This is a predicted structure of a 74-nucleotide RNA (transfer RNA) from uncultured Candidatus Acidiferrum sp. It matches the Rfam family "tRNA". Rfam classes the family as a transfer RNA. Gene Ontology term of the family: triplet codon-amino acid adaptor activity. Its mean pLDDT, the model's own confidence on a scale to 100, is 81. The RNAcentral record of the sequence draws on MGnify.

RNA sequence: GGCACGGUAGCUCAGUUGGUUAGAGCAAAGCACUCAUAAUGCGUAGGUCGGUGGUUCGAUACCACCCCGUGUCA
Numbered sequence: 001g002g003c004a005c006g007g008u009a010g011c012u013c014a015g016u017u018g019g020u021u022a023g024a025g026c027a028a029a030g031c032a033c034u035c036a037u038a039a040u041g042c043g044u045a046g047g048u049c050g051g052u053g054g055u056u057c058g059a060u061a062c063c064a065c066c067c068c069g070u071g072u073c074a
Stems, first nucleotide, its partner, number of pairs: 001073007010026004019057001028044001030042003050066005
């Protein structure tokens, strides 16, 4: 450098033939329970959906370019 795949919460990931509030588990902090801790239960907070532009009434999703990572070929 070519090709393929991926980038969504602190971490691991789901979510699409474009559609009206963007989710789960773990972690976090809080409350309950306990003499206390753990476990367990409950609700809470946490997101420019890698970036810029385009298409569209509407983009996490489609298109282009760029950035980053993994694999592979040379």